This is a predicted structure of a 124-nucleotide RNA (FMN riboswitch aptamer (RFN element)) from a pig gut metagenome. Rfam family: FMN riboswitch aptamer (RFN element). Its family is annotated with FMN binding in the Gene Ontology. Rfam describes the family as follows. The RFN element is a highly conserved domain that is found frequently in the 5'-untranslated regions of prokaryotic mRNAs that encode for flavin mononucleotide (FMN) biosynthesis and transport proteins. Its mean pLDDT, the model's own confidence on a scale to 100, is 83.
RNA sequence: AUCUUCAGGGUCGGGUGAAAGUCCCAACCGGCGGUAUAGUCCGCGACCCGCACAGGCCGUUCUGGCCUUGCGGCUGAGCCGUUGAAACUACGGCACCGACGGUAAAGUCCGGAUGGAAGAAGAU
Repeated sequence: AUCUUCAGGGUCGGGUGAAAGUCCCAACCGGCGGUAUAGUCCGCGACCCGCACAGGCCGUUCUGGCCUUGCGGCUGAGCCGUUGAAACUACGGCACCGACGGUAAAGUCCGGAUGGAAGAAGAU
C1' cells in the first nucleotide's frame, strides 16, 4: 500500500390504566484509542444540524425531495474515603448520564440499520 473478516449491551418483579418494556416503585446496560485497569478524565466514532460553484437517484420540473462524498458545527454524566511512587481508572461508599422517528411520554421495544463507523485482527 492492497484485500479480507470482525466491530453495542440492557426493564427480573410489582403499581395505575382500556392501553405503558414509554408513567410510578424497582431492575438492568456500558462502543473505540490513550492513561494505573475509565459509560462520567483527554481524544474519537455514532446520532443530529449547516454549507458545497462535487457525484447520483426520484418526482408533482421547482427557490423541490432523498442518498453519497467533502468541509464545518454540535456532542451527556463523579464526587468522597482507602491503598499506592502514581488511580476523577483499582477497592469501599454514595451519586449521575444516555441522538432521532414511531407508539400511553422509551438509555433498554419497533424503525432508518441485511446501513455506516472509531477501531481490532489477519493475509499478500
RNAcentral holds the sequence, with entries from MGnify.